[in-house]
A computed fold for a 1388-nucleotide RNA from an uncultured bacterium, annotated as small-subunit ribosomal RNA. Model confidence (mean pLDDT): 83 of 100. The sequence is in RNAcentral, with records from ENA and Greengenes.
RNA sequence: AGAGUUUGAUCCUGGCUCAAGAUGAACGCUGUCGGCGUGCUUAACACAUGCAAGUCGAACGGGGAACAAUUUAAAGAAGCUUCGGCAGAUUUAGUUUGUUCCUAGUGGGGACGGGGUGAGUAACGCGUGGGUAACCUGCCUCACACUGGGGGAUAACAGUCAGAAAUGACUGCUAAUACCGCAUAAGCGCACAGAGCCGCAUGGCUCAGUGUGAAAAACUCCGGUGGUGUGAGAUGGACCCGCGUUGGAUUAGCCAGUUGGCAGGGUAACGGCCUACCAAAGCGACGAUCCAUAGCCGGCCUGAGAGGGUGGACGGCCACAUUGGGACUGAGACACGGCCCAGACUCCUACGGGAGGCAGCAGUGGGGAAUAUUGCACAAUGGGGGAAACCCUGAUGCAGCGACGCCGCGUGAAGGAAGAAGUAUCUCGGUAUGUAAACUUCUAUCAGCAGGGAAGAAAAUGACGGUACCUGACUAAGAAGCCCCGGCUAACUACGUGCCAGCAGCCGCGGUAAUACGUAGGGGGCAAGCGUUAUCCGGAUUUACUGGGUGUAAAGGGAGCGUAGACGGAGCAGCAAGUCUGAUGUGAAAGGCGGGGGCUCAACCCCCGGACUGCAUUGGAAACUGUUGAUCUUGAGUACCGGAGAGGUAAGCGGAAUUCCUAGUGUAGCGGUGAAAUGCGUAGAUAUUAGGAGGAACACCAGUGGCGAAGGCGGCUUACUGGACUGUAACUGACGCUGAGGCUCGAAAGCGUGGGGAGCAAACAGGAUUAGAUACCCUGGUAGUCCACGCCGUAAACGAUGAAUACUAGGUGUAGGGGUUGUCAUGACCUCUGUGCCGCCGCUAACGCAUUAAGUAUUCCGCCUGGGGAGUACGGUCGCAAGAUUAAAACUCAAAGGAAUUGACGGGGGCCCGCACAAGCAGCGGAGCAUGUGGUUUAAUUCGAAGCAACGCGAAGAACCUUACCAAGUCUUGACAUCCCCCUGACCGGUCCUUAACCGGACCUUUCCUUCGGGACAGGGGAGACAGGUGGUGCAUGGUUGUCGUCAGCUCGUGUCGUGAGAUGUUGGGUUAAGUCCCGCAACGAGCGCAACCCCUAUCCUUAGUAGCCAGCAUGGAAGAUGGGCACUCUGAGGAGACUGCCAGGGAUAACCUGGAGGAAGGCGGGGAUGACGUCAAAUCAUCAUGCCCCUUAUGAUUUGGGCUACACACGUGCUACAAUGGCAAGUACAAAGAGAAGCAAGACCGCGAGGUGGAGCAAAACUCAAAAACUUGUCUCAGUUCGGAUUGUAGGCUGAAACUCGCCUACAUGAAGCUGGAGUUGCUAGUAAUCGCGAAUCAGCAUGUCGCGGUGAAUACGUUCCCGGGCCUUGCACACACCGCCCGUCA
Repeated sequence: AGAGUUUGAUCCUGGCUCAAGAUGAACGCUGUCGGCGUGCUUAACACAUGCAAGUCGAACGGGGAACAAUUUAAAGAAGCUUCGGCAGAUUUAGUUUGUUCCUAGUGGGGACGGGGUGAGUAACGCGUGGGUAACCUGCCUCACACUGGGGGAUAACAGUCAGAAAUGACUGCUAAUACCGCAUAAGCGCACAGAGCCGCAUGGCUCAGUGUGAAAAACUCCGGUGGUGUGAGAUGGACCCGCGUUGGAUUAGCCAGUUGGCAGGGUAACGGCCUACCAAAGCGACGAUCCAUAGCCGGCCUGAGAGGGUGGACGGCCACAUUGGGACUGAGACACGGCCCAGACUCCUACGGGAGGCAGCAGUGGGGAAUAUUGCACAAUGGGGGAAACCCUGAUGCAGCGACGCCGCGUGAAGGAAGAAGUAUCUCGGUAUGUAAACUUCUAUCAGCAGGGAAGAAAAUGACGGUACCUGACUAAGAAGCCCCGGCUAACUACGUGCCAGCAGCCGCGGUAAUACGUAGGGGGCAAGCGUUAUCCGGAUUUACUGGGUGUAAAGGGAGCGUAGACGGAGCAGCAAGUCUGAUGUGAAAGGCGGGGGCUCAACCCCCGGACUGCAUUGGAAACUGUUGAUCUUGAGUACCGGAGAGGUAAGCGGAAUUCCUAGUGUAGCGGUGAAAUGCGUAGAUAUUAGGAGGAACACCAGUGGCGAAGGCGGCUUACUGGACUGUAACUGACGCUGAGGCUCGAAAGCGUGGGGAGCAAACAGGAUUAGAUACCCUGGUAGUCCACGCCGUAAACGAUGAAUACUAGGUGUAGGGGUUGUCAUGACCUCUGUGCCGCCGCUAACGCAUUAAGUAUUCCGCCUGGGGAGUACGGUCGCAAGAUUAAAACUCAAAGGAAUUGACGGGGGCCCGCACAAGCAGCGGAGCAUGUGGUUUAAUUCGAAGCAACGCGAAGAACCUUACCAAGUCUUGACAUCCCCCUGACCGGUCCUUAACCGGACCUUUCCUUCGGGACAGGGGAGACAGGUGGUGCAUGGUUGUCGUCAGCUCGUGUCGUGAGAUGUUGGGUUAAGUCCCGCAACGAGCGCAACCCCUAUCCUUAGUAGCCAGCAUGGAAGAUGGGCACUCUGAGGAGACUGCCAGGGAUAACCUGGAGGAAGGCGGGGAUGACGUCAAAUCAUCAUGCCCCUUAUGAUUUGGGCUACACACGUGCUACAAUGGCAAGUACAAAGAGAAGCAAGACCGCGAGGUGGAGCAAAACUCAAAAACUUGUCUCAGUUCGGAUUGUAGGCUGAAACUCGCCUACAUGAAGCUGGAGUUGCUAGUAAUCGCGAAUCAGCAUGUCGCGGUGAAUACGUUCCCGGGCCUUGCACACACCGCCCGUCA
């Protein structure tokens, strides 16, 4: 920093998507360790259990325990004894006193802090900066002054009672730092009046006077600790104000304590905070009210920034504590673990009543994609109480769980090529994995084991924790996955699948060779993580402040007037609100940035600095904006003179025309159309003449002429009236521009009321057209069009271009004025205003705009933000209605669009060509037959070819074979190829059996070389590799071919033009068969095509003459038969010739065209071969070759028979005819090009004939096949015939193993349809059409087909309007698979 995606390609507009970063995340796969953070975003859902706020006995009266002492009573051990007792350890129960400890209750402090949550709240709630002269403040600090003397209760406790319980009632006793008076009063509060100083106002401060009011508590260890009043400080709060703080106008009006005043109440305090009275205000387009959403901020994420999003953790503020309401106490609450009431819910209950509030920490259920332990400790930090010891503290410090995030570390390092094995791929050679592994050596971070062992703690006290850390020994062991690999985006192959399964963020991939699906190998990326999903920002200048647009892409309001608002001419002076600048205060901490430091580093933590772009106060400056003052005239306006105009309104007048009425003339049609019909007309139309009626519109003039704000305005006259312009420079003195709302005007159609109604004419009717025709055309015809009044308020209301001002080259028209000048009927120049065209600079995506800007600037307004849904729904407003206006969303697509380019296309245009039409000739389409195809049939009727460009095509020839098809029989390494092993000596051939045949069986005959081992060759058998396939795919291919089309085109290099696709060249003017040539030209050249070079043919020459020829000579019965000759014909080879070369005219002095001469041939002489770039996924896998797939005792091979030859039918291509330009009979003449040995075959003989016998000659300029039409003569005489020959019968011939299915020919007999062919359609422009035969290939035989050959030999072409095809230029285009396109509606 960009990229993909609209198109055949391009530029632009414009949306969608991606790459980056982030997260309190979740899900999938995977998971060694540690540190620091972090963890219910959903149900402010409900909660079991435990804990989270207690402390003070140095305030108080009790109670309890222990100890000590005193004392009373009872019992009484050892010992002594006079046995009576003495003595008294010890025990029990009391009494009194003392000490220590604990404590229910009274009392004091705390409970409001800490912790949680974000429901509510759009607010002075929060942020920021101020104010309180309108306030309060426990504990703490300082200062001053005090702490005197009394009183009455009450809990606890005791007793009685009620109740299930919670709890309560009554009676009685008692204490205080509990409660209540009294005294005192420096100072304090209040009231009254006074003086000084100060303040923005109310007012504040100080001083002195009078009156009046209010205090206290004691305890003690004697050290102190408390208590009261006043003042100050500090801290914490309260209230008020400026500014800022989401969306919706489809929420525009809201508000009655509402706004203000006065009086009172209330409060710590101001205040309608509350009450009474008075006034009627207050807020709102600078968005009130209402609705929806939301805790706010420091910050956090992103971004270059400006911004956008967000408010989890940490910190500040606020609000809340099951829901709603309320107050009490207190310094402080309207109170999370207080009270009362009400609601819901849960629990207990004896049914009468009670108890509760996890949005504290853990934890449970539920919800959810989803979020942790019912842990340890008060050791530290901090908090509460206490004089203190100390107690309490789920605050906090720690630990546990979770890869949830960030950071750090590891999973080894070096060597190691037989480049191992395995795997994947392969052209089988190799290549990749890959120094990777194995193997050798080394090391020990982490984890594991053992030993030592902190700081955190100032003297003691350590939850964490035997933790961090250190040391030692040991083993490469215990530690790698995830995503991706078509483009964007780094990374490719194989197999499977076959529009299936699936993928996909966008474009898109998959229909049999998928780098896009799945798997594998390999590769790329990141790494204890990796992907996906969700969300935010970025990219997106795609809401544009920075930083966008509006002629045609989305977008200028239909037009004007004008309110608020915004902006605003010149010089001077003042002020200082904006502006600039200095200073001060503040902008919490944390965070971010910079510099240091501490954990081994980092994350993390600590210190310092600066920043926090802001707000407030204050000093200064005065250019600009603002404001104030007095001026100015150029902006604007007024006045006066003048002319122009379809400007507006009203009234009147006019002529032409249409229609109608009356009358006349007149007669059969009129009218209408592409052609008709409906219609009108003999009851007299149309036409024509005269008169009349009525309505509407105003020909010519008339003009990218005029006027108007736009809509719009057109006969003439009059009246009234608006605006603009020229000139003059007298007047005003910025009075201006724009303009949200608002108001007015606003074509046509439409609506209401009343008129009017000639023509025209929605609807409607009829006639046509058409497949239909609710249309276009015709005949009629009603609303309407016209007038008056009222509504509607929209149009492609367009210059698709808002208004205003200034500036920025020109040229040329036109309308209305003015001026200067002239040689004055006319002209030239200057100037103002309007209206056009062309054209620089500049702008634009391009087209284009260009002083009438879409240029350069300024001001103001309207409008736009992907396409569709949709200018639609709902709501509001307006309207009589029709409807108008304002104006969404769900859903859906990846485009929609603008301009330009190249093609293709057009029942667009221009030019040109072609047997394309026309002009002709002969056909086809009708008949019969042949042949091919479709269809049908069949066991099979093998397959292919399908508009032209399939259909006498592959097939230059299916009886068997061919043959691929069918039936039946048979073989399985095979009919054919290579390799291996074994056996044999053959193979070939002959005879016989069997069979439908192949197959099979029997017999006979039978190799070569040799170093004797064997080898060569052939046959048979065997195993497996393989053979084989006319099986599939011509849409996987090569090659070949068809077609446009022998059409004149198709391109390139350099240059130039264009942002670019592209253009130019190749277009233009001529010309040509031709992009052929000439000229011109920002083009200059070149290539493939055209032409030429090649072949045949037409003329001549040279050369050579055998098997060809014979002019002259000779021979000969005839025949070039012979001698001879090569002159001629001819044949072979080589040359010449034709080039617009010459002349005339035209043309541009060109190219070229027309005519002529000469010439065998004249302007390409005629014909052939030759087929540019490309198009049709054209044809062919069955000529051949070939990838992949498929079959392998069969989809291969072989044999016999059948089929490809079928037959209600349809089509194509031909043959023969329908006859007299003919048929038949007889006579008779003339070719070219070919073929010939398993051949062509003469003469001769036989046969009516096909043919047969026999065989001369000929491997060919030698022999043979071998001519017909024409011509001559005769006959037939227009008929289904002496035309025509199908069909059928009989008898034959030929080929061939074989002629039934299924060949050809002959003779005799039979003698069908057919008398020139509908719509339509084919070929041909000269040696052509037509017609006549001949030959060849294939081939045993089979030709009406095909390919060739010659003979005879026409007609017509005015011309290019039309049909078809093509070329060039141009135009339109929403087509590009390109009109067989695209696309709309309905139905399924």